Transfer RNA from a Planctomycetota bacterium, 73 nucleotides, folded computationally. Model confidence (mean pLDDT): 80 of 100.
RNA sequence: GCCUGCUUAGCUCAGUUGGUAGAGCAACUGACUCUUAAUCAGUAGGUCCCGCGUUCGAGCCGCGGAGCAGGUA
Numbered sequence: 001g002c003c004u005g006c007u008u009a010g011c012u013c014a015g016u017u018g019g020u021a022g023a024g025c026a027a028c029u030g031a032c033u034c035u036u037a038a039u040c041a042g043u044a045g046g047u048c049c050c051g052c053g054u055u056c057g058a059g060c061c062g063c064g065g066a067g068c069a070g071g072u073a
Base pairs, nucleotide, nucleotide: 001072002071003070004069005068006067007066010025011024012023013022019056027043028042029041030040031039049065050064051063052062053061
């Protein structure tokens, strides 16, 4: 240089055919407890890596760019 894969919440990851973005853990609040832990209930947290395009509508499709990983001469 070229080829392939990945990028979504603080972390690990789902998201099927384009139609209001989710789970687990973590955080916070409450219940329980003498207290802590555990358990239970609840709350908050997102520019879906960036830009442009297609579309009535994009996390998803197209193009360009960035980062990471692997392959190849």
Its Rfam family is "tRNA". About the family: Transfer RNA (tRNA) molecules are approximately 80 nucleotides in length. The organism belongs to Planctomycetota, within Bacteria.